[in-house]
RNA sequence: CCGUGCUAGGUGGGGGGCUCGGGGUCCCCUGUACCGGAAACCCUCGAUACGCCGGAUCGAUCACCCGUCUGCGGCCGCGGAACGACCGGGCAGCCCCCGGCAAGCGACGAUGAUGGUCGGGUCCUGCGCGACCCGGAGCCGUGAACCCGGUCAGGCCCGGAAGGGAGCAGCCGUAAGCGGUGUCCCGGGAGUGCCGCAGGGUCGCCCGGCCGGAGUCGGCUACCGGGAUAGCGACGGCCGUUUCGGGGUCCAGGACGGGCCGCACGG
Numbered sequence: 001c002c003g004u005g006c007u008a009g010g011u012g013g014g015g016g017g018c019u020c021g022g023g024g025u026c027c028c029c030u031g032u033a034c035c036g037g038a039a040a041c042c043c044u045c046g047a048u049a050c051g052c053c054g055g056a057u058c059g060a061u062c063a064c065c066c067g068u069c070u071g072c073g074g075c076c077g078c079g080g081a082a083c084g085a086c087c088g089g090g091c092a093g094c095c096c097c098c099g100g101c102a103a104g105c106g107a108c109g110a111u112g113a114u115g116g117u118c119g120g121g122u123c124c125u126g127c128g129c130g131a132c133c134c135g136g137a138g139c140c141g142u143g144a145a146c147c148c149g150g151u152c153a154g155g156c157c158c159g160g161a162a163g164g165g166a167g168c169a170g171c172c173g174u175a176a177g178c179g180g181u182g183u184c185c186c187g188g189g190a191g192u193g194c195c196g197c198a199g200g201g202u203c204g205c206c207c208g209g210c211c212g213g214a215g216u217c218g219g220c221u222a223c224c225g226g227g228a229u230a231g232c233g234a235c236g237g238c239c240g241u242u243u244c245g246g247g248g249u250c251c252a253g254g255a256c257g258g259g260c261c262g263c264a265c266g267g
Base pairs, nucleotide, nucleotide: 001267002266003265004264005263006262009058010057011056012030013029014028015027016026020046021045022044023043024042034055035054036053037052064259065258066257067256068255069254070253073250074249075248076247078245079244080243081242082241083240084239086237087236088235091233093232094231096227097226098225099224100223103221104220105219106217107216108215115211116210117209118208119207120206121205122204123200124199125198126197127196128195129193130192132189133188134187135186136185138181139180140179141178142177148173149172150171151170156165157164158163
């Protein structure tokens, strides 16, 4: 150095999560790296932890180890911004309320403002009148088998007769009662009146007469002062989401350099 048979070992790695901790099942990255089975109230282990069970295959170098650089991706703090939820104290402002002012707009004003004065109304009391309601008088109608009236056919009674008497039905009338009307008349009532008379009152408001002669009002805007806090907003706090910057940490993959390459037999 070659051949045969073995063995160590390989047949992916990493981040997060879980855990006292290491692996695995789970999620993600890398990118191609055997097969089957169980695993979250979980599986298997203990710093000699870098999985467990059963099989297959390669097998001493294309593998493995170390260093430097690069680097997908993850994780942990820090700072900024935007948005959102909640909380705080009435807190710049808006919205809302009250007061002031009268600069602007507006309205009223020489067809006379504010003001002054007089009268009337609005208010109260009394009387009257009217309307309304209730009751009554009045008027109309109705109204009695007999125990209301008048007239009483027939019939009845008395009488020798003339004549007399009581009296049902019918007809006429009437009493209490019932019904209607109730304009006029009488009495009463009250959530009654653009009504009249008399008296009172008159802060305010309204109407009018007179005096007088130029302002008045405060609706909107501006300004000043005060109040309120439901909403918007500002400020502060805290939390969440997204995003930007920077730091730390682990690191798949890649590049370069170095190291190490087993055992037996035969030639």
Model confidence (mean pLDDT): 84 of 100.
A computed fold for a 267-nucleotide RNA from an Actinomycetota bacterium, annotated as Bacterial large signal recognition particle RNA.
Taxonomically the source falls in Actinomycetota (Bacteria, Bacillati).
A source record names the gene ffs.
Rfam family: Bacterial large signal recognition particle RNA. The family's RNA type in Rfam is non-coding RNA gene. Its Rfam clan is "SRP clan".